[in-house]
RNA sequence: GGGCUCAUAGCUUAGCUAGGUAGAGCGCCCGACUCAUAAUCGGGUGGCCGCCGGUUCAAAUCCGGCUGGGCCCA
Numbered sequence: 001g002g003g004c005u006c007a008u009a010g011c012u013u014a015g016c017u018a019g020g021u022a023g024a025g026c027g028c029c030c031g032a033c034u035c036a037u038a039a040u041c042g043g044g045u046g047g048c049c050g051c052c053g054g055u056u057c058a059a060a061u062c063c064g065g066c067u068g069g070g071c072c073c074a
Base pairs, nucleotide, nucleotide: 001073002072003071004070005069006068007067010026011025012024013023020057027045028044029043030042031041032040050066051065052064053063054062
């Protein structure tokens, strides 16, 4: 220098192909249960999706550029 791939909640991740108000598990907070703790059960909590721009009525999703991680080629 070239190619491929990944970036979504505190953590692990689904959703992207086929655009339509962003989900799950764990965690955290409150409560029930218990002498108490754990486990279990109920309720609550959190992300405008790495950044910039474009297309569109509408973008996490499509297109372009950039940043960062990983792999490969030279």